[in-house]
Molecule: SAM riboswitch aptamer (S box leader)
Organism: Modestobacter sp. Leaf380
RNA sequence: CACUCAUCACGAGGGGCAGAGGGACACGGCCCGCUGAAGCCCCGGCAACCACCGCCCGCACCCACGCGGGCAGCAGGUGCCCCUUCCGUCCUGCGCGGCUCGACGGCCCGACGCGGGGAAGAUGAGGA
Numbered sequence: 001c002a003c004u005c006a007u008c009a010c011g012a013g014g015g016g017c018a019g020a021g022g023g024a025c026a027c028g029g030c031c032c033g034c035u036g037a038a039g040c041c042c043c044g045g046c047a048a049c050c051a052c053c054g055c056c057c058g059c060a061c062c063c064a065c066g067c068g069g070g071c072a073g074c075a076g077g078u079g080c081c082c083c084u085u086c087c088g089u090c091c092u093g094c095g096c097g098g099c100u101c102g103a104c105g106g107c108c109c110g111a112c113g114c115g116g117g118g119a120a121g122a123u124g125a126g127g128a
Stems, first nucleotide, its partner, number of pairs: 001127001003126006013043005021032003026089004044081003049077002052073001054071006085120001090117006096110002098107003
């Protein structure tokens, strides 16, 4: 870092240095911030992706190994510790409002609400 797969619900903060921004990017909204933002350091914590350990199942018989899957443990490698990945943007369902119609219905307008998906991003594991 092209690409692939999984997750993005829940959870978990104090101190020191620093000194004006921050919530990935653009725009809009909302929020955090001199009662101290980003960043760096120390300590603490959360979680369990990978590793490790144990048990079980499958791979046309048994054992061992290996591979795959499941469950439990641990906490070594990462990660994380305001707000859903803070929300919207693209597509779509329902509701509401608007326009139109005699009505059924139709339209697509909404800087309305609630969902689903996508895109993008983050993290892990794989990968040439």